[in-house]
Context: one part of a larger RNA
Molecule: small-subunit ribosomal RNA, central domain
Organism: uncultured bacterium
RNA sequence: UUGGGUUUAAAGGGAGCGUAGGCGGACUAUCAAGUCAGUUGUGAAAGUCAUCGGCUCAACCGCUGAAUUGCAGUUGAAACUGGUAGUCUUGAGUGCACAUGAGGAUGGUGGAAUUCGUAGUGUAGCGGUGAAAUGCUUAGAUAUUACGAAGAACUCCGAUUGCGAAGGCAGCUAUCUGGGGUGCAACUGACGCUGAGGCUCGAAGGUGUGGGUAUCAAACAGGAUUAGAUACCCUGGUAGUCCACACUGUAAACGAUGGAUACUCGCGGUCGGCGAUAUACAGUCGGUCACCAAGCGAAAGCGAUAAGUAUCCCACCUGGGGAGUACGCCGGCAACGGUGAAACUC
Numbered sequence: 001u002u003g004g005g006u007u008u009a010a011a012g013g014g015a016g017c018g019u020a021g022g023c024g025g026a027c028u029a030u031c032a033a034g035u036c037a038g039u040u041g042u043g044a045a046a047g048u049c050a051u052c053g054g055c056u057c058a059a060c061c062g063c064u065g066a067a068u069u070g071c072a073g074u075u076g077a078a079a080c081u082g083g084u085a086g087u088c089u090u091g092a093g094u095g096c097a098c099a100u101g102a103g104g105a106u107g108g109u110g111g112a113a114u115u116c117g118u119a120g121u122g123u124a125g126c127g128g129u130g131a132a133a134u135g136c137u138u139a140g141a142u143a144u145u146a147c148g149a150a151g152a153a154c155u156c157c158g159a160u161u162g163c164g165a166a167g168g169c170a171g172c173u174a175u176c177u178g179g180g181g182u183g184c185a186a187c188u189g190a191c192g193c194u195g196a197g198g199c200u201c202g203a204a205g206g207u208g209u210g211g212g213u214a215u216c217a218a219a220c221a222g223g224a225u226u227a228g229a230u231a232c233c234c235u236g237g238u239a240g241u242c243c244a245c246a247c248u249g250u251a252a253a254c255g256a257u258g259g260a261u262a263c264u265c266g267c268g269g270u271c272g273g274c275g276a277u278a279u280a281c282a283g284u285c286g287g288u289c290a291c292c293a294a295g296c297g298a299a300a301g302c303g304a305u306a307a308g309u310a311u312c313c314c315a316c317c318u319g320g321g322g323a324g325u326a327c328g329c330c331g332g333c334a335a336c337g338g339u340g341a342a343a344c345u346c
Base pairs, nucleotide, nucleotide: 004317005316006315007300008299012314014201015200016199017198021194022193023192025088026087027086028085029084030083031082033081034080035077036076037075038074039073040072041071042070048066049065050064052062053061054060091191092188093187094186095184096183097182098181103177104176105175106174107173108172109171110154114150115149116148117147118146119145120144121143125136126135162169163168205248206247207246208245209244210243211242216240220236221235222234223233258313259312260311261310262309263308266291268289269288270287271286272285273284274283295302296301319346320345321344328339329338330337331336
């Protein structure tokens, strides 16, 4: 390399949009680039293979032929691929109607809780733990009542629920806004799928500048525990957690399962439509969950949301360690990220 693979053994890119490229629906005509057939030239010799011949045989040598699967020209064929022209509607999209949802952005607003402040009641403890202590408290704490302030998060509903490309999204409400679904079949007429590079988005944490800071809480301090305890437990507590703008670009970014299309038994639940309306039963389209036939799988299991049967495109794997390290390059304010070896060793 061929072959083989990628849920869990090594291996699916974190996700989307999209350039080049690859692949691509039905019908008709045409061209003849690919394809196929004939033919011509060429494809040196040696070598290889075959018949025959020469050394007593063989090795060796000679003659003739074949092969040399290739390339170029030429004459044809037209099914398939491709080009061109035309037509079509089922793929794709548009339109109209209907419902749908924690989809996104910005503003407003609500109650409970927490902490703090002030005032009242009230008195000796509170808090915390396995047990304690540090800590708070007669300058009146804890508890309780009233009022006030601040910031952050939204109890119940809540679910095997829903939405989103992924990350993710949950009090209520207004404005702006994206998507998917169903029904009709009016319009366009293959406009499609995938997608190396590229661009955009991307939890938490971290970074810069400016705000904010109630809670919680890395670091840090103290108290315990312990042989020790740079921990687990406790009392405090700063970055951070929140907001705006900008950067970082990684996660067990997981369904550890790339995307698209077609096909392949059943059964039960649930969400959104349709239709029919009798609230029912059955049906149908799109999601979502549980169990299973065939099939697949090393097994666990998967099983119309496939890990089944096939096609197309991309990404990735090739023993463990060394190592996601070194070096170089690119990116970043930095932290670090991307790309990514070898010696050596088992």